[in-house]
RNA sequence: CCCGCCGAGGGGCGCUGCGACCGUCGCGACACGGCCAGGCUCGGCGCGGUCUCCCCGUACCAACGGCGCCCGUUUGAA
Numbered sequence: 001c002c003c004g005c006c007g008a009g010g011g012g013c014g015c016u017g018c019g020a021c022c023g024u025c026g027c028g029a030c031a032c033g034g035c036c037a038g039g040c041u042c043g044g045c046g047c048g049g050u051c052u053c054c055c056c057g058u059a060c061c062a063a064c065g066g067c068g069c070c071c072g073u074u075u076g077a078a
Base pairs, nucleotide, nucleotide: 001049002048003046004045005044006043007042008041009040010071011070012069013068014067015066018039021034022033023032024031038064
């Protein structure tokens, strides 16, 4: 780093619908239908795989998430 699970990133409602997923057709591709706005980032855990590597400490601790609306929190102004 890949993969799986868990947690966090304040919350709710409505809309659209790309990817993934499911179904249909089909050798396949495509297409159609369904579902769908945490799929992203940070952290923890874990079987396996891959890569790299001299070791340790301190400090800090987020940045984001289509459109519309509402609530909450913090700060400032009136």

This is a predicted structure of a 78-nucleotide RNA (SAH (S-adenosyl-L-homocysteine) riboswitch aptamer) from Luteimonas sp. J16.
It matches the Rfam family "SAH (S-adenosyl-L-homocysteine) riboswitch aptamer". For this family Rfam cites "Riboswitches that sense S-adenosylhomocysteine and activate genes involved in coenzyme recycling" (Wang et al., Mol Cell, 2008). The family has 52 seed sequences and 1,354 matches in Rfam 15.1.
Taxonomically the source falls in Luteimonas (Bacteria, Pseudomonadati, Pseudomonadota, Lysobacteraceae).